[in-house]
Context: one part of a larger RNA
């Protein structure tokens, strides 16, 4: 130098992407406990005290109480939380990429549509069979979506898909009238053209968005200015309602004001010209919960300023 332990002036995050790491804190027992809240929690919140030993006294008691005593130090060593405040996201316990990913992903109680009347629907399948579903019967089963709770879930039925629907239009094999040609004495037979009819489906008409999915343009206006309740046009199936908003979404953007630093691209508040928010592809909100993720405080400290010393084991140098 390098690995593993361990100390360290003064400062104490100035370190870094970020407090990674390390240090602090830590046991019993009494004392005291905020905001929120779904009243169950938060909460071991936070903070604050005491702890040895002797003796003597009460108790069933390992507990108490009075005296007394010695140390810098008494849960004397080891084992054994670091604390708060504020957002995002997921309600929560749980699952997950065996060997770079535990998470906001999955799952979940709950909610919602669709499908099934039982020889169900659905799925296996060697396929008229046998089997699961089920020795279950719609409060049952099978798919999809959303994802506790609380408020709530606006408008479109033009396109696509699903359901419905004795009209009409087209439409396949099949079907064969008429007709024409060949050939036979004739009955006919043969070859060619193919009319009438004739299923679903499509076309076509309702209906259906918690089904895939959409959810507007110009112009002009109020006695300062600005802005436009409001007018007017085109255009559409219908023109984004409630909420939320620079967002895990805002390009221009380090939006703008504020609160927090002496100073802050992050963090919170707030405001909305939303590039390109929006309602179960769920919206907005939640207490509690998270080895999530973001910001800040306190205490801590070798991260650092700046690096020093000690121990073991290595490298390295000699034999």
């Nucleotide at each position: 130098c390098c690995a593993u332990a361990c100390u360290g002036a003064a400062g104490g995050a100035a370190c870094u992407c970020g407090g990674c790491a390390a240090a602090u804190u830590g046991a019993u027992c009494c004392c005291u406990u905020a905001c929120g809240u779904u009243c169950g929690c938060a909460a071991g919140g936070a903070g604050g005290g005491a702890u040895g030993c002797c003796a003597c006294g009460u108790a069933u008691g390992u507990a108490c109480g009075u005296g007394g005593u010695g140390g810098c130090a008494c849960a004397g060593a080891a084992u054994a939380a670091a604390g708060g405040a504020u957002g995002g996201c997921g309600a929560c316990u749980g699952u997950u990429u065996a060997a770079u990913a535990a998470a906001a992903a999955c799952a979940c109680a709950g909610g919602a549509c669709c499908u099934u009347g039982c020889a169900a629907a659905c799925u296996u399948c060697a396929a008229u069979a046998a089997a699961g579903u089920a020795a279950g019967u719609a409060u049952a089963a099978g798919g999809u979506c959303u994802g506790a709770c609380g408020u709530u879930u606006g408008c479109c039925a033009g396109g696509u898909g699903c359901u419905u629907g004795a009209a009409g239009g087209u439409u396949a094999a099949c079907g064969a009238a008429c007709a024409a040609g060949g050939u036979g004495u004739a009955c006919g037979c043969c070859u060619u053209u193919g009319c009438a009819g004739u299923a679903a489906g499509c076309c076509c008409a309702a209906g259906u968005a918690a089904a895939c999915g959409g959810c507007g343009g110009u112009c002009c206006u109020a006695a300062c200015u600005a802005u436009a309740a409001g007018g007017a046009u085109c255009c559409u199936a219908a023109g984004g309602u409630a909420g939320c908003g620079u967002a895990a979404c805002c390009c221009a953007c380090u939006g703008g004001c504020g609160u927090a630093u002496a100073a802050u691209u992050u963090a919170c508040g707030u405001c909305c010209c939303g590039c390109a928010u929006g309602a179960a592809u769920a919206a907005c909100g939640u207490a509690a919960c998270g080895a999530c993720u973001a910001u800040c405080c306190u205490g801590c400290u070798g991260u650092c300023u700046c690096c020093a010393g000690u121990a073991u084991g290595g490298a390295c140098c000699c034999g």
Molecule: large-subunit ribosomal RNA, domain IV
Organism: Cavernulicola chilensis